[in-house]
C1' cells in the first nucleotide's frame, strides 16, 4: 500500500428493514439465613464507534472516516 473482517449496557454476546434492542456474567433492591454464600423475585444500566447517503422507516443496506484483527505484497 491492497484485500477481507469486526465495532451493540461495566464485560461477553443475539438481533434477514418496522412493537419498549436479546441473553448471560457483573452491579443493585427485597425475600430466605444468626451472618455470609447459594437460591428465588424485582430494578438500574446501550439514543447500537463517528459522518453522510438510500428508504415512509436503518443496529441492519451503501459510501467515507476512526479503532481492533487477519491475509497478501
Nucleotide at each position: 500500500c491492497u484485500u477481507c473482517u469486526u465495532g451493540u449496557g461495566g464485560u461477553g454476546u443475539a438481533g434477514u428493514g418496522g412493537u419498549u434492542a436479546u441473553c448471560a456474567c457483573g452491579c443493585u433492591u427485597g425475600a430466605c439465613u444468626u451472618u455470609g454464600a447459594a437460591u428465588c423475585a424485582g430494578g438500574a444500566g446501550a439514543u447500537c464507534u463517528c459522518g453522510g447517503g438510500u428508504u415512509c422507516g436503518a443496529u441492519u443496506c451503501c459510501c467515507g472516516a476512526c479503532a481492533g484483527g487477519a491475509a497478501g505484497c